[in-house]
RNA sequence: AGAAGAAAAAGGCAAAUCUAUGGAAACAUAGAGACGCAAAGCCAUGUCCUAAGGUAAAUGAUUCUUUUUUUGCUAAGGUCGGCAGGCUACCGAA
Numbered sequence: 001a002g003a004a005g006a007a008a009a010a011g012g013c014a015a016a017u018c019u020a021u022g023g024a025a026a027c028a029u030a031g032a033g034a035c036g037c038a039a040a041g042c043c044a045u046g047u048c049c050u051a052a053g054g055u056a057a058a059u060g061a062u063u064c065u066u067u068u069u070u071u072g073c074u075a076a077g078g079u080c081g082g083c084a085g086g087c088u089a090c091c092g093a094a
Stems, first nucleotide, its partner, number of pairs: 005091001012037002017032006035081001041087003045084003048078002053074006060067002
């Protein structure tokens, strides 16, 4: 220096759930709360989640250019506490 994570110490984060708020949703923020976490610190690049808007097809109205419903596709939305990848970091053995 790298890999690795036994015991201990210092400290750290906070799942589910509940309340409030935002959002079309996925989800996020704050408070309460701890299931867990040695990167559960940071970064949405791949996978993944959602589909408001857009778009394609079908369909019901309307009556000629609007519109209803259903389905598919789509991230510019979201998640790093699903996985992979990148960056950084506390402690101290075999």
Molecule: c-di-GMP-I riboswitch aptamer
Organism: Bacillus safensis